[in-house]
Model confidence (mean pLDDT): 82 of 100. The RNA shown here (small-subunit ribosomal RNA) has 1520 nucleotides and comes from a Minisyncoccota bacterium.
């Protein structure tokens, strides 16, 4: 205080902060759709076509207003149907008469139906006259932006019925409907004659507190009130009742309720609607109205409204209220209540108290229906119902019982108002679909790591209950008041029965509660946003499980919220969107100081109002709730009255601090005009002079022997003003620069003299406004768009060059834009400083000046606090506050279209939408990159040496071929690679032949046989394999077991099949490059930074110094191995010996230790000593990571696939991997004389060897054979090292170079050399004479060159690879360039990281919009013509509801314009769309810095000219 009250998340990035949009979670609905659906209560239900309607009903009532008519009763008269007492008796029967009986027909008292007339009255009904009602109630929201509505106040007014009061209700008269007669018409209806009543109508009388006129008084006018007087005028109706009386009627006053009119405030969008208006604004007079009023008319005046938004256009009924929201607000106006408007559309009046009348009238129009074609009739936006359109909205129900309404004296009648029922989960609320026990945790399903888990106490089963349901029985309230209950045999109550009748929907990647399996394989599909799906999908589909709601659940649509995303509460504008180009200044907004007054704003108290319902609080009624009742509060507003006067306002009077003036001094590229000057340039003339000049990256076009360029002299011309010059000065901005003069604007300082708030800002408006451009006239030296030519280039409409026109200049006029920028509006005040500079002043000082200190005004730099997303700003604010203006609200479309205004044009200003998109953007961070910079390094270049690329051959790869030419590896980082060895095997490939529990593994069952096992062997066959035979062996616990074979079965095997983009492991590469990180601390909002940067140094992030860092880790280095020197020990198989060559083992030695120089230290340089010197040489060792690098065919391994029959498994034979027009890579051998060849003579090391190395000897020309010593190796063997050296020959040739190829003959290995091995001998003797463009290796025991060994291996394709030693160089000025790397800085639109990103034309498809000749609708008017009904005026009149004419209007026609839609040939731009074309414009200095205004040009991005900006790098200079 009446009571409460505010939640965020996802998405731009490699990551971050910010800006900013998009999206989601909540609530709501007259809803609709999908799936589903047990009950009840209370509500609610044609939102679209104010489209059209069949049928029924929705407004009547009064006979106590009236004359009639009808029916009944009543009095009298007449009639006499039917019945019929009684009588007569045709005929018949009983036997004939008689008699009796039956009986046709006739007569008939009586009763008396019916009908007619009549008397008196009564009861009932009602077509007409008359009265009241029908203007309410019910419906709808088309129109209306308005006194229509809401709130407040008022009065020039009216009012039937109702209430109160006063008075009255007398005397007469004429009609008319009904009715009757006649006539017309199909009908609807109408006409004429006759007579008639009233509460119909008319006349007269009377009347007052009525009306008119007049007088007086009161009040501030008008007007009103009161009083008075004379005069004039105006009323009435009866009915019922025996009566009393009741109900009416007339006049007047008052009241209540209802209405009319006026007024202030409030009341949507658009300015791409800025001017509107002629009855318009006011006055006078008249008319009209219930009443004021231009409401209407005449006359007079020229006004009235408008940026506080008139007028115009669009949209819309308004309010109480509803939804949402913390609130302020936003959106909305169903149901209920109030008001308004409307009744097919348009107009008009009549009646009446009230209407311009939903279920009245007249006329016009459209539509529909009837018709005899002449003419008529109609209006559901009343309740039901039908059609239509639509996503979509109910019964042709019951009753007047209740509430209410109309009429009536009343009974009563009428009432689709209303009360009820029916239909719809449309909404809100309540209830139920069972409760308790129940573990073998059943079965089934799903998943599984195969153990289990889960569904799940769930079910079954046991016990219990009966809301609901069914059956039966009872049974209301609602009735107030004698009667009267539609709902309704309903609610409710009782009894019985039995778990019985009753669960779904959506979701499960994140936001967002809830996860697994299978299927699918960028397909199918999902999706609110981000986004999922390309073979292991929690995101698609299905299943199981789970989550959330629940008779509902989801979706769609719409509104509010979240959204502080229009910001009053509560935002911004330097760079994100956003400060107008600048000033002057109107309206407006704001405004210094003191006093007094007013009390408008403001504050306070009180009164009235703010309808009810709604909201809220308390209590209360339906079993509860929804729903309802009673009371309180509230309804934030408006108005009346009382009070306060601080602040704002208004009025008055002052003040001087704001502002302005005065006086003195001062600086300045401020502006306009005129004149003058020198340098440079070009041109012209002349002189000298000769072959070039010019230009470029290089050239060419071009100029020049008709004499250029160069140089000198003279002259002419136009434009611009070097140095001074500066971070400087001036100006509002644009902008302004030689010098002088004239005119002129502004500013500063000082004095403190004057005025006295005169101020600030500023929509509209006005003025100025670079460059380019335009017009007219001049001028034209240089420069230079366009244009031309030359180059460059793939092209080059460019960059470069040679020319060159507009233009650039002047005068006058236009244009009005710029990155018009400080991307920062103007003004005022306040808030630490330091420093530089320009102008002025004061003080001190000086002869004077400088210097110094201080003050004011500018211009800069750095910086406190503070601010900022950060960058940065920081007394010249982007700080703290105030005033006013301008502007912004995602990106694109677009500063575009249309319209308007301006302009000669170019164009400018103002300024959208459809559509599209989830981002676009700012600042900063880490990387990467740069045809950016600095520093440093590397056989990176350079300096050298030798190669490759050319030849032949070898090997590998591509390609091609093939039955197969198995597979992998593809820039560097594939290609003498996997492969340290493909004839079979290998072998994975191909053809063919075979096997199927399998070649190998393991478990088990059945049958059968045999120990197991070993050896030999036959036949078929290409082999595998199949069918056999024989010998040997003969275990134990003995119907059996172990073990094995065969056959069959079940679990399984097998796969060099796929995926290296599912993986482990391993490897390559950057790179043996020096880097990569962490902890704590600190800085920063954060990503991150610091450390790790800087200086010196190093091979090194190596070390030192400094330092908000201090430390640490992985790397570097060191430790390890080999090697160079010495020593010690040891001594086999080495050695003649030994102070030990050598082997083994160990130790020493090198550490900048010493000297000098430089240096702050580290460190560097020089030197000594030393075998070795600054890491002595070499090796092993490879950080964090990068390349989805390589490998599933080394191995391992997830998943997938193949496998009881034509296997992707296994075995075998043969073939292939060895092909050959070509291309590439790596090598070998050469091309020769630094060589070849022959002969001779030397010197190694590392290794290997028993399935082996193999000696001596011997045979062979040789390969090799025989041989077999020795050696399991410091012992033996391999094993002659070769180049070298010495000597001879060759003498520059395709050779005594070179050795390919081919022929012949041999050797070896091996089951086997045909495809397809190696070696030897003889013969043959190809290309090749040093290799184009290009390219590789190497910095010392290195390159080059020479041989030796080993692995693999039966043999070999080895010229390969890995090692070993021998001989043994040249060069490095140096870091400009190429490549690569590192550190720091810088730019960035890149982050898949430059193999990046990205622009525009063209081509294709889709979409929406704008323009548009033309065609066609709607709307509001204007002008003219015509003109119904009605009203009104005039005339005529047979006085009739008459005729004619005029005025006015709806409507219709015509015309020219306006406005707003639709459609459209055609042309244009835009947006979007995995892989189209052309180029490369932009991002790095983007390879010509970019951008911008303007102009020209060009396929296109674009290029060029001119001015401007830095939102350019780098360098230099300056300041600090």
């Nucleotide at each position: 205080u009446u009571a409460u009250u505010g939640a965020g998340a996802g998405u731009u990035u490699g990551a971050u902060c910010c800006u900013g949009g998009c999206u989601c979670a909540g609530g709501a609905u007259g809803a609709a759709c999908g799936c589903u659906g047990g009950c009840g209560g209370c509500g609610u239900g044609g939102a679209u076509a104010a489209g059209g309607c069949a049928u029924g009903c929705a407004a009547g009532u009064c006979g106590a207003a009236c004359g009639g008519u009808c029916u009944c009763c009543u009095u009298g008269a007449u009639u006499g149907a039917a019945g019929g007492a009684g009588g007569u008796g045709c005929g018949g029967u009983g036997u004939u008469u008689a008699c009796a009986c039956c009986a046709a027909a006739c007569c008939a008292a009586c009763u008396g139906a019916u009908a007619u007339c009549u008397c008196u009255g009564g009861a009932g009904a009602u077509a007409g006259u008359g009265g009241c009602g029908a203007a309410c109630g019910a419906g709808c929201u088309a129109g209306u932006a308005a006194c229509a509505c809401c709130u407040u106040g008022g009065u020039a007014c009216g009012u039937a019925c109702c209430c109160g009061a006063a008075a009255g209700u007398u005397u007469g008269g004429u009609a008319u409907a009904g009715c009757u007669c006649g006539c017309c018409g199909a009908a609807a209806g109408g006409c004429g004659g006759g007579g008639u009543a009233a509460u119909c109508c008319c006349a007269a009388a009377u009347a007052g507190u009525c009306c008119c006129u007049c007088u007086a008084u009161c009040u501030a006018c008008c007007g009103g009130a009161u009083a008075g007087a004379a005069g004039g005028g105006u009323a009435a109706a009866g009915u019922c009742g025996c009566a009393a009386g009741a109900c009416g009627c007339u006049u007047u006053c008052g009241g209540a309720g209802c209405g009319g009119c006026c007024u202030a405030g409030g009341u949507c969008c658009g300015a791409u609607c800025a001017g509107u208006u002629u009855g318009u604004u006011g006055g006078u007079a008249a008319g009209g109205u219930a009443a004021c009023g231009g409401c209407u008319u005449a006359c007079c005046a020229a006004g009235a409204c408008u940026a506080u938004g008139a007028c115009c256009g669009g949209u819309a009924g308004g309010g109480g209220g509803g939804c949402u929201g913390a609130g302020a607000g936003g959106c909305u106006g169903a149901u209920c209540c109030c008001c308004a408007g409307c009744g097919a559309c348009g107009g008009c009046a009549c009646u009446g108290a009230g209407a311009u009348a939903c279920g009245g009238g007249c006329c016009g129009u459209a539509c529909a229906c009837c018709u005899a074609c002449g003419g008529g009739u109609g209006g559901c936006a009343g309740c039901a119902g039908c059609c239509g359109a639509g996503a979509a909205u109910a019964u042709u129900c019951g009753a007047c019982a209740a509430u209410g309404g109309g009429c009536g004296a009343a009974a009563g009648c009428c009432u689709g108002a209303u009360c009820g029922a029916g239909c719809g989960a449309c909404g809100c609320c309540g209830c139920g679909u069972g409760c308790a026990g129940g573990a073998a945790g059943a079965a089934g399903g799903u998943c599984u790591u195969c153990g289990g888990a889960u569904u799940g106490u769930a079910a079954a089963c046991u016990g219990c209950u009966u809301u609901u349901c069914u059956a039966c029985g009872g049974g209301a309230a609602g009735a107030a008041u004698u009667u009267u209950g539609a709902c309704g045999g309903u609610a409710c109550c009782g009894u019985a029965g039995g778990a019985a009748u009753a669960a779904g929907g959506a979701g499960c990647u994140g936001c967002u509660a809830a996860c697994u399996a299978c299927g699918u394989g960028c397909c199918a599909g999902c999706a609110g946003c981000c986004g999922c799906g390309g073979u292991a999908a929690u995101a698609c589909g299905u299943a199981g499980g789970c989550u959330c709601c629940a008779a509902g659940c989801g979706u769609u649509a719409u509104c509010c919220g979240g959204a502080u995303u229009u910001a009053u509460u509560g935002g911004g504008c330097g760079u994100a969107a956003a400060g107008g180009g600048u000033g002057c200044g109107u309206a407006g907004g704001g405004g210094g100081u003191u006093u007094c007054g007013c009390g408008c704003g403001u504050c306070u108290c009180u009164u009235g109002u703010u309808a009810a319902a709604u909201u809220u609080c308390a209590c209360u009624g339906c079993u509860u709730a929804a729903c309802g009742g009673u009371g309180g509060a509230g309804c934030u507003g408006c108005a009346g009255g009382g009070g306060a006067u601080a602040c704002g306002g208004c009025g008055a009077a002052g003040c001087u601090a704001g502002a302005g003036g005065a006086u003195g001094c001062g600086a300045g590229a401020g502006g306009u005009c005129u004149g003058u000057g020198g340098a440079a340039c070009u041109c012209a003339a002349g002189g000298u002079g000769u072959a070039g000049g010019g230009g470029u990256g290089a050239a060419a076009u071009c100029c020049g022997u008709u004499g250029a360029u160069a140089u000198c002299u003279u002259g002419a011309g136009g434009a611009a003003c070097a140095c001074c010059a500066a971070a400087g000065g001036c100006g509002a901005a644009g902008g302004c620069a030689a010098c002088a003069g004239a005119c002129u604007g502004g500013c500063g300082c000082a004095u403190u003299u004057c005025u006295g708030a005169c101020c600030c800002u500023g929509a509209a408006g006005c003025a100025c406004g670079a460059a380019a451009g335009c017009g007219u006239g001049g001028g034209g030296a240089g420069c230079a768009a366009a244009a031309a030519g030359g180059a460059u280039u793939a092209g080059a409409u460019a960059c470069c060059c040679u020319u060159g026109u507009a233009g650039u200049c002047c005068a006058c006029g236009c244009u009005g834009u710029a990155a018009a920028c400080g991307a920062u509006g103007u003004c005022u005040a306040c808030u630490g400083g330091c420093u530089a500079u320009u102008u002025c002043g004061a003080g001190u000082a000086u002869c004077g000046a400088c210097c110094c200190u201080c003050g004011a005004a500018g211009u800069g730099g750095c910086g406190a606090a503070g601010c900022u997303a950060a960058c940065g700003c920081g007394u010249u604010a982007a700080g703290u506050a105030g005033a006013c203006c301008g502007c912004c609200u995602g990106g694109g479309a677009a500063g575009u279209a249309c319209g308007a205004c301006c302009g000669c044009a170019a164009g400018g200003u103002u300024a959208a939408a459809a559509c599209u998109u989830a981002a676009a953007g700012g600042a900063a961070u880490a990387g990467a990159c740069g045809g950016a910079g600095a520093c440093u390094c590397g056989c990176a270049c350079a300096a050298g040496c030798g190669g490759u690329g050319g030849a032949g051959c070898a090997u590998g790869a591509g390609g091609u071929u093939u039955a197969a030419u198995u597979c992998g590896a593809c820039a560097a980082u594939a290609a003498g690679c996997g492969a340290a060895g493909a004839a079979c095997c290998u072998u994975a490939c191909c053809a063919g032949g075979g096997c199927u529990u399998g070649a190998a593994a393991u478990g088990u069952c059945u049958g059968u046989g045999g120990a197991a096992g070993u050896u030999u062997u036959g036949c078929u066959g290409a082999a595998a394999a199949g069918c056999g035979a024989a010998a040997u062996g003969u275990c134990u616990u003995u119907u059996a077991g172990a073990c094995c074979g065969c056959a069959g079965g079940c679990g399984c095997a097998g796969g060099u099949g796929c995926u290296g983009c599912a993986u482990g492991g391993u490897c390559g590469u950057c790179g043996u490059c020096a880097g990569c990180u962490c902890g704590u601390g600190u800085c920063g909002u954060g990503a991150g930074a610091u450390g790790u940067u800087c200086c010196c140094u190093u091979a090194a992030g190596u070390g030192g110094g400094g330092u908000a860092a201090c430390g640490a880790g992985c790397g570097c280095a060191a430790c390890c191995c080999c090697u160079a020197u010495u020593c010690u020990g040891u001594g086999u198989u080495a050695c003649a010996a030994g102070u030990g060559u050598c082997g083994c083992a160990g130790a020493a030695g090198a550490c900048u230790g010493c000297u000098c120089c430089g240096u702050u230290u580290u460190c560097g340089g020089a030197g000594a000593g030393g075998a070795a010197g600054g890491a002595g040489g070499g090796g092993a060792u490879g950080a964090c990571g990068c390349c989805a690098g390589a490998u599933c065919c080394g191995c391992a391994u997830g998943g997938c696939c193949c496998u009881u029959u034509g296997a992707u498994g296994c075995c075998c034979u043969g073939g292939g991997c060895c092909a050959c027009a070509c291309u590439c890579a790596u090598g070998c051998u050469a091309c020769a004389a630094u060589g070849g060849u022959c002969a001779g003579u030397a010197c190694a090391a590392c290794g290997g060897g028993u399935u082996g190395c193999c000696a001596a000897a011997u045979c062979g020309u040789a390969a090799g054979g025989u041989g077999g010593a020795g050696c399991u190796a410091a012992u033996c063997c391999u094993a002659u090292a070769a180049a070298a050296c010495u000597g001879g020959c060759c003498u520059c040739a395709g050779u005594u170079c070179g050795g390919a190829u081919u022929g012949g003959g041999g050797g070896c290995u091996g089951c086997a050399a045909c495809u397809c091995g190696c070696c030897c001998c003889c013969a043959u003797g190809a290309a090749g004479c040093c290799g184009g463009a290009a390219u590789c290796g190497c910095u010392a025991g290195u390159a080059a060159u020479c041989g030796c060994g080993a692995a693999u291996c039966a043999g070999c394709u080895a010229c390969g690879u890995c090692g070993c030693g021998g001989u043994g160089a040249a060069u490095a000025c140096g870091u400009u360039c190429u490549c690569g790397a590192g550190u720091c800085u810088u730019g960035u639109a890149c982050u898949c990281a430059c193999u990046g990103c990205c622009c525009g034309u063209c081509a294709a498809g889709u979409c929406a919009a704008g323009g548009a000749a033309g065609c066609u609708g709607g709307g509001a008017g204007c002008a003219g013509g015509u003109g119904a009904a009605a009203u009104u005026c005039g005339c005529c009149u047979u006085u009739g509801u008459g005729g004619c004419g005029g005025a006015c209007u709806a409507g219709c026609c015509u015309g020219a314009a306006c406005u707003u839609g639709g459609u459209a040939a055609c042309a244009u731009g835009g947006a979007c769309u995995a892989a189209g074309u052309c180029g490369u414009a932009a991002c790095a200095a983007g390879g010509c810095a970019c951008g911008u205004g303007u102009a020209g040009c060009g396929g296109a991005a674009g290029c060029u000219g001119u001015g401007c900006g830095u939102g350019a790098a780098a360098c230099a200079a300056u300041u600090a």
About this RNA
Taxonomically the source falls in Minisyncoccota (Bacteria, Bacillati).